[in-house]
């Protein structure tokens, strides 16, 4: 100095005036004053919890999630470190990563024949010939054709037999916590792929959501039918079936009357420094810290200054102009997924070239 590749931060700042919400203080009250007032995604509503009700009575089917391996965490499909296979020169990325010997199903055209199947050319042998027999080594079609090379051996071939290689199965040593990696040994056993098809195996899973739910106030008018009061209407656990359990009024149709506020509402699996373990995800210990809490729903307008970017001018300094993304809470907190103008920062790799 050039190309990449992985991470991590920031994403306007100050000052005056005016205007807005929560708290706290004075104050009869109007108001005055002090703190404090949107995000890295607040957005998608895709995961997965806390947390509140339903109920503690399970049992079994069903339906759904996951899918190397071992760790983080409350928890997860997430985060970390490894294995394995692809992909790159690396650095790096990617994986819907168990299981094709439980079973069904598909693999188009082309081909004789793509499941336990086949003989078009060919090659051998019989035969005057038309045919017949044998054979899958050699050529074709095709993403893929019944392991490869190379010999024996054959009428011609052919794991038919051997030597070496690949696959597979059983197995045995070393390393690993472990997936698995390497190195053996036996056996001639030798058609794939495709589960992101049906499916099989492992492991996990009650349900409804803060418009949960809880507690003050208010108000009134019933009417008719149907079932039923242990010969149990109707409910709950539950999607169904068993089985448990509540249970004296339940449902349905038409009329009518109230509906105003408190709570839940932010102190948290919570931040920020320090230090200790760990490869790293994250913890352990200590120190401070209190950072929206509305509810017809709040943080906005002016002005000046000043940083970032960009032209243009200048030798520098500067000067002018132009201008700063995505985008706004409602119970809360881990996560992914997606937008994102511009600054900044660190490690890493491949290339040239200099000492």
């Nucleotide at each position: 100095a050039g190309a990449g590749u992985c991470g991590c931060c920031u994403g306007g700042a100050u000052c005056a005036c005016c205007g807005c919400g929560u708290u706290g203080u004075a104050g009869c009250a109007a108001u005055a004053c002090a703190c404090c007032g949107a995000g890295g995604a607040a957005a998608g509503u895709c995961c997965g919890g806390a947390c509140u009700c339903c109920a503690c009575a399970g049992a079994g089917c069903a339906a759904g999630g996951u899918g190397g391996u071992g760790g983080c965490u409350a928890a997860c499909a997430g985060c970390c470190a490894c294995c394995c296979g692809g992909g790159g020169c690396a650095a790096c990325c990617c994986g819907c990563g168990g299981g094709a010997c439980a079973g069904u199903g598909c693999c188009a055209c082309a081909g004789a024949a793509a499941a336990c199947a086949g003989a078009c050319c060919g090659c051998c042998g019989a035969g005057a010939a038309a045919u017949c027999g044998g054979u899958a080594a050699g050529g074709g079609u095709g993403a893929a054709a019944c392991g490869g090379u190379g010999g024996u051996g054959u009428a011609a071939g052919a794991g038919a037999c051997c030597a070496c290689c690949a696959g597979u199965a059983u197995u045995u040593g070393u390393a690993g916590u472990g997936a698995u990696a390497c190195a053996g040994a036996u056996a001639g056993c030798u058609a794939g792929g495709u589960a992101a098809a049906c499916c099989c195996c492992a492991c996990c899973u009650g349900g409804a959501g803060c418009a949960a739910g809880a507690c003050c106030a208010a108000a009134a008018a019933g009417a008719u039918g149907a079932c039923g009061u242990u010969u149990g209407a109707g409910g709950g656990c539950u999607g169904c079936u068993c089985g448990c359990u509540c249970g004296a009024g339940u449902c349905a149709u038409c009329a009518g009357g109230u509906a105003g506020g408190u709570c839940g509402c932010u102190u948290g699996a919570u931040u920020a420094c320090g230090u200790g373990a760990g490869c790293a995800a994250u913890u352990g210990c200590g120190u401070a810290a209190c950072u929206a809490g509305a509810u017809g729903g709040a943080u906005g307008g002016u002005g000046a200054u000043c940083c970032a970017c960009u032209c243009a001018c200048g030798c520098a300094a500067g000067u002018g102009a132009u201008g700063g993304a995505c985008a706004g809470g409602a119970u809360c907190c881990g996560g992914c997924u997606u937008a994102u103008a511009g600054g900044g920062c660190g490690a890493c790799u491949c290339u040239u070239c200099u000492u």

The RNA shown here (Bacterial RNase P class A) has 355 nucleotides and comes from an uncultured Actinomycetes bacterium. Its mean pLDDT, the model's own confidence on a scale to 100, is 78. Rfam family: Bacterial RNase P class A. About the family: Ribonuclease P (RNase P) is a ubiquitous endoribonuclease, found in archaea, bacteria and eukarya as well as chloroplasts and mitochondria. It is annotated as a ribozyme. Of the family's consensus pairs, 98% are formed in the model.